[in-house]
Context: one part of a larger RNA
RNA sequence: GGCGCACGGUGGAUGCCUUGGCGCGAGCAGGCGAUGAAGGACGUGGCUAGCUGCGAUAAGCCUCGGGGAGCCGCUAAGCAGGCGUUGAUCCGGGGAUUUCCGAAUGGGGAAACCCGGUGCCGUCAUCCGGCAUCAUCCCACGCUGAAUCCAUAGGCGUGGGAGGCGAACGCGGGGAAGUGAAACAUCUCAGUACCCGCAGGAAAAGAAAUCAAACGAGAUUCCCGUAGUAGCGGCGAGCGAACGGGAACAGCCCAAACCGUCGGUAGCUUCGUAUCGGCGGGGUUGUGGGGCAGUUUCGGGGGUUACCCCGGGAAGUCACAAAACCGGACCAUAGUCGAAGGAGCCUGGAAAGGCCGCCACAGAGGGUGAUAGCCCCGUAGACGAAAUGGUCCGGUCUUCCUGGAACUGUCCCCGAGUACCGCGGGACACGUGCAAUCCCGUGGGAAGCCGGGAGGACCACCUUCCAAGGCUAAAUACGGGCUCGCGACCGAUAGUGAACCAGUACCGUGAGGGAAAGGUGAAAAGUACCCCAGUGAGGGGAGUGAAAGAGUACCUGAAACCGUGCGCUU
Numbered sequence: 001g002g003c004g005c006a007c008g009g010u011g012g013a014u015g016c017c018u019u020g021g022c023g024c025g026a027g028c029a030g031g032c033g034a035u036g037a038a039g040g041a042c043g044u045g046g047c048u049a050g051c052u053g054c055g056a057u058a059a060g061c062c063u064c065g066g067g068g069a070g071c072c073g074c075u076a077a078g079c080a081g082g083c084g085u086u087g088a089u090c091c092g093g094g095g096a097u098u099u100c101c102g103a104a105u106g107g108g109g110a111a112a113c114c115c116g117g118u119g120c121c122g123u124c125a126u127c128c129g130g131c132a133u134c135a136u137c138c139c140a141c142g143c144u145g146a147a148u149c150c151a152u153a154g155g156c157g158u159g160g161g162a163g164g165c166g167a168a169c170g171c172g173g174g175g176a177a178g179u180g181a182a183a184c185a186u187c188u189c190a191g192u193a194c195c196c197g198c199a200g201g202a203a204a205a206g207a208a209a210u211c212a213a214a215c216g217a218g219a220u221u222c223c224c225g226u227a228g229u230a231g232c233g234g235c236g237a238g239c240g241a242a243c244g245g246g247a248a249c250a251g252c253c254c255a256a257a258c259c260g261u262c263g264g265u266a267g268c269u270u271c272g273u274a275u276c277g278g279c280g281g282g283g284u285u286g287u288g289g290g291g292c293a294g295u296u297u298c299g300g301g302g303g304u305u306a307c308c309c310c311g312g313g314a315a316g317u318c319a320c321a322a323a324a325c326c327g328g329a330c331c332a333u334a335g336u337c338g339a340a341g342g343a344g345c346c347u348g349g350a351a352a353g354g355c356c357g358c359c360a361c362a363g364a365g366g367g368u369g370a371u372a373g374c375c376c377c378g379u380a381g382a383c384g385a386a387a388u389g390g391u392c393c394g395g396u397c398u399u400c401c402u403g404g405a406a407c408u409g410u411c412c413c414c415g416a417g418u419a420c421c422g423c424g425g426g427a428c429a430c431g432u433g434c435a436a437u438c439c440c441g442u443g444g445g446a447a448g449c450c451g452g453g454a455g456g457a458c459c460a461c462c463u464u465c466c467a468a469g470g471c472u473a474a475a476u477a478c479g480g481g482c483u484c485g486c487g488a489c490c491g492a493u494a495g496u497g498a499a500c501c502a503g504u505a506c507c508g509u510g511a512g513g514g515a516a517a518g519g520u521g522a523a524a525a526g527u528a529c530c531c532c533a534g535u536g537a538g539g540g541g542a543g544u545g546a547a548a549g550a551g552u553a554c555c556u557g558a559a560a561c562c563g564u565g566c567g568c569u570u
Stems, first nucleotide, its partner, number of pairs: 001569009015555001016519002020490002022487007030478001031165002039101003042055003046079002049075003061095006070083003106115003116134007136162009169200001170198005180187001184234001210217002221247004231239002251471003254415001258281009286449001288414003291410008300310004311402006324396010335383003341356001344355003357374002359363001365377003420444008430456001451466005506513002526554001529541004
């Protein structure tokens, strides 16, 4: 030196554990903000570093409820001092306060700072200080008012609104490339990512100029399915419907004709006529509908008879007009009650284990010195709100109807630079194709009910629908927040980056990147006292404890690695 055995050190694997994560489901809520948000800075405790809470009324103030014996938040003990059955601490509802920055909004600015105007107050008064107010844009109204007569622009005032933040979901305006095509250009990826605008609790869509097929359906949305079918496609890669069934259901309002009224304009003289505009009535459809005129028919009462009153009827505030209040029920935001085992015997440090009993609409789960239905919290079950909020129901209330139907005639109305066409594009599963349909740009440009669109070029017949105005719940999407439940999900190199004071320490000029780090014990009972020693570190006794080989470098304590002793061997 090597090998082996034994005993240690180091180290922190493994096992066990879980306060933290991950995922899914159900429900609630789905917004906050100039009454100053989200997010911060700085303060705030008798002593206070951080966290938490709070805001110069500063771990809090008032009030209404709950609760019932202790309390003055956590790391975290301590010193000092207090509060509480006249009900504190604590929990919930409502309110008050709420510095400075931040949309930040009097002006500025290197955020949390600096400097002002006006009014009032403190003073006899200046300085200074306190309180209030002063941004911009849009809309409405009013006043004022240029060049320039009227006017307009502009200015000023009053009132109202907006601005910013927020996880995803939604609609719209823009819009890639890596990639695939085994290269690549059409194509694909993909109208995806990303940027911008805007909104809601959902959004969007929506009441047929739709489909269908010779039968019929009857707004939209979502799901299933048709079906990887019909199709599209350098017919390559690939893209990819509809008809049908179900979930949920709800339908409406304008424009116009015409009537009335108010106002303007035109030439004549007010009346009247024509025309334009405002308002009210009327009207809303495709077996065409409506207007106007007439006829017929059905239908409460009264009056001062274009109208009004009584009575009757209908509907309703999330579309079809719109506001508020009251009552009730239920729900949410604190809580309450809740069965049955013991000081028995055994083992043990400890009983929940063993023995013997009891309850059960409760043997879900967690805790307690080992494994507890009966010890604690709970569980099944049953209750509960002064206040605020929500949902539903009813009432008050609000609004509407009080005329409707049929027939005949009239040919008055029924959404125009629209439909459609050429050219250029886009969207449709559909890449220009025989390319319908929808949308945009550009140039042309109808009919108007004896009218017009569609049925995948186009024409005819047939069928079907009525564009060029608008509104509309539910079924659907999402999950940042709150509550509850669950898991053949993880168990500290896992699971979130983060179980721990983590988006921290640290790195970077910056955008940004981004850790490591859990476990004594049932209970600190955290080792009084003695000894060695540097007023050490550390250790030996003693003591605590079931255990100290559980001593805070603390459960278990593998291996590498480092020793000590012994044996063998070179």
Large-subunit ribosomal RNA, domain I from Binatia bacterium (SeqCode), 570 nucleotides, folded computationally. The RNAcentral record of the full RNA draws on ENA.